[in-house]
The RNA shown here (transfer RNA) has 75 nucleotides and comes from an uncultured Candidatus Micrarchaeota archaeon. The prediction has a mean pLDDT of 82. It matches the Rfam family "tRNA". It was read from a public genome assembly.
């Protein structure tokens, strides 16, 4: 310096191809049940405005741009 893949609740993911209510999973977290108790199980709930900035658009996690950071692959 040139591809190429990634960033989304505390953690890991999916969701982007083909825009339409922060929508889903597991784990953890908080209550309640269950039990003599715990741990398992079984309900309910809190938590992400999606790396940043602009843009297009009635609407953007999605699309464009431009940038940050992380992995890899060439030179």
């Nucleotide at each position: 310096a040139g591809c190429g893949g990634g960033g989304u609740g505390g953690g890991g993911u999916a969701g982007c191809u083909u825009g339409g209510a922060g929508u889903a999973c597991c784990c953890g977290c908080u209550g309640g049940g269950c039990u003599c108790a715990u741990a398992a199980c079984c309900c309910a709930g809190a938590g992400a405005c999606c790396g940043g900035u602009g843009g297009u658009u009635c609407a953007a996690a999605u699309c464009c741009a431009c940038u940050c950071c992380c992995c890899g692959c060439u030179a």